Context: one part of a larger RNA
RNA sequence: AGUACGAGGUGGAUGCCUUGGCGCUGAAAGCCGAAGAAGGACGCGGAGACCGGCGAAACGUUCAGGGGGAGCUGCAUACAAGCGAUGAGCCUUGAGAAUCCGAAUGGGGCAACCCAUCCAGAGUGAUGUCUGGAUACCCUUUGUUGAACACAUAGACAAAGUGGAGGGCAGUGGGUGAACUGAAACAUCUCAGUAGCCCGACGAAAAGAAAUCAAAAGAGAUUCCCGUAGUAGUGGCGAGCGAACCGGGAGCAGCCCAAACCGGCUGACCUUCGGGCCAGGCGGGGUUGUAGGACCGGCAAAAACGAAUCAGAAGUCCACUCGAAGGUGUUGGAACGCACCAUCAGAGAAGGUGAGAAUCCUGUAGAGAACAGACCAAUGAUCCAGGCCGGAUUCCUGAGUACCACGAGGCACGUGAAACCUUGUGGGAAGCUGGGGAGACCACUCUCCAAGGCUAAACACUUUCAGCGACCGAUAGCGUACAAGUACCGUGAGGGAAAGGUGAAAAGCACCCCGAGAGGGGGAUGAAACAGACCCUGAAACCUCGCACUC
Numbered sequence: 001a002g003u004a005c006g007a008g009g010u011g012g013a014u015g016c017c018u019u020g021g022c023g024c025u026g027a028a029a030g031c032c033g034a035a036g037a038a039g040g041a042c043g044c045g046g047a048g049a050c051c052g053g054c055g056a057a058a059c060g061u062u063c064a065g066g067g068g069g070a071g072c073u074g075c076a077u078a079c080a081a082g083c084g085a086u087g088a089g090c091c092u093u094g095a096g097a098a099u100c101c102g103a104a105u106g107g108g109g110c111a112a113c114c115c116a117u118c119c120a121g122a123g124u125g126a127u128g129u130c131u132g133g134a135u136a137c138c139c140u141u142u143g144u145u146g147a148a149c150a151c152a153u154a155g156a157c158a159a160a161g162u163g164g165a166g167g168g169c170a171g172u173g174g175g176u177g178a179a180c181u182g183a184a185a186c187a188u189c190u191c192a193g194u195a196g197c198c199c200g201a202c203g204a205a206a207a208g209a210a211a212u213c214a215a216a217a218g219a220g221a222u223u224c225c226c227g228u229a230g231u232a233g234u235g236g237c238g239a240g241c242g243a244a245c246c247g248g249g250a251g252c253a254g255c256c257c258a259a260a261c262c263g264g265c266u267g268a269c270c271u272u273c274g275g276g277c278c279a280g281g282c283g284g285g286g287u288u289g290u291a292g293g294a295c296c297g298g299c300a301a302a303a304a305c306g307a308a309u310c311a312g313a314a315g316u317c318c319a320c321u322c323g324a325a326g327g328u329g330u331u332g333g334a335a336c337g338c339a340c341c342a343u344c345a346g347a348g349a350a351g352g353u354g355a356g357a358a359u360c361c362u363g364u365a366g367a368g369a370a371c372a373g374a375c376c377a378a379u380g381a382u383c384c385a386g387g388c389c390g391g392a393u394u395c396c397u398g399a400g401u402a403c404c405a406c407g408a409g410g411c412a413c414g415u416g417a418a419a420c421c422u423u424g425u426g427g428g429a430a431g432c433u434g435g436g437g438a439g440a441c442c443a444c445u446c447u448c449c450a451a452g453g454c455u456a457a458a459c460a461c462u463u464u465c466a467g468c469g470a471c472c473g474a475u476a477g478c479g480u481a482c483a484a485g486u487a488c489c490g491u492g493a494g495g496g497a498a499a500g501g502u503g504a505a506a507a508g509c510a511c512c513c514c515g516a517g518a519g520g521g522g523g524a525u526g527a528a529a530c531a532g533a534c535c536c537u538g539a540a541a542c543c544u545c546g547c548a549c550u551c
Base pairs, nucleotide, nucleotide: 001550002549003548005546006545007544008543009542015536016501017500020472021471022469023468024467025466026465027464028463029462030461031167032166039101040100041099042055043054044053046079051074052059061095063094064093065092066091067090071083072082073081106115107114108113116135117134118133119132120131121130122129137164138163139161140160141159142158143157144156145155171202172200173199174198175197176196182189186236212219213218223250224249225248226247227246233241234240254454255453256452257398261284262283263282265280266279267278269276270275289432291397292396293395294394295391296390297389298388299387306384307382309381310380311379315375316374317373320368321367322366326341327340328339329338330337342359343358344348350362351361352360403427404426405425406424407423408422409421410420413439434449435448436447437446438445488495489494508535511522512521513520514519
């Protein structure tokens, strides 16, 4: 030095565990904000560094209601000092209060700071000082003033407004809009109308009551799911992209204007002073395609029916309450194990308790409960509003629109035979004997009525609660089971960890000895201390000791 064996150290694998995650299902809730949000700063405790809670009324209220019933002063032991059957702590509903910054809004500013003006009050002999309120900008409305320029208007000033402003992970509509990549290179193409940026809105958003589809038969707003179908197509016919009709489901809901016509009002013009005409605004009327309405005539009627607005018994939610049934022996530190004999079950879900507990505890099945607050069906109110027939063919039925040309974009569809939708430029109708569509175009036939608007549900997402999982179990599962978006890094945008386990119970080693201490030896606790806090188990690498053998 090596090999084998034995005993240790180091180390933290493995096993077991789970406070935490991940996913799905169901139910509920879904905007907050100048009445000052989201998010923060600084404070508040007997002592108080973090976290959580709270806001100068500050670990909570000198307020009110409900629940509950013996303890309480968070995490967090101990100490101190207290509170509580005159019902605390705790849970819950409402009220009050809520520093400073932040849209931040009196002015400023290097956020959490500085400096004001006016009014009212406190204080002072007086000033300084203190307290409360108001004072940003835009918009709307109203009022007062008021130029060029006579009336007027622009403008100015003031007041009022639960008006706007800012925030929000994801979902949603719109605007704008890449590249890597794929095509085995690359340019059309693809990635992709994706990511990013901007604007808007909501609890959902968007869409939506046919100028829709179809095909000789018909359907009847929109949205979502399944199929149709990786089909028809499209495509350097490459890579790829990729429908619809129709069928089955979820859910269903339909309406209002503009106009014709009628009637007031205001203003301009004309007037034979009777009025006419034009413009604006208001009320009635009216809303469609087998055309409808106005207009004329007739009938009916104040009801039914409908609702998206408001209220809203019952019900549900936001605290809670009741809730069956087991003993003995035995092993053990401990019985929830085993043995024997029982019981309940509308409850044998689950968790805890010193080891596998239906009958020990919390619960579970089931039953019950609310002052105040919230949601909401019936119902009521209110509002919107509402019928039929005939005639006539005078009027109305959404214009820089439809459509065309050129240039683009969207449609599964890359210019293609390219319809349809949108529109930048130019041109530019008809008007019901009218107009659009049926994938160039024409005819016939069928079908629909553009150029105004609103509309619940089914669908998306998030949070909370409950349940579940051939999901993870501390290098896994969220980055975070722990003072985690922390420590730390970076000027900054931003990046971003490691770190769980004594024991059933601290019973966390009184006392003695060695030592400066750390630590150790006795002793005590405990089932166990090789469970002693660097604490369950405690692998390997690596290190040491003992013994044997070999070189």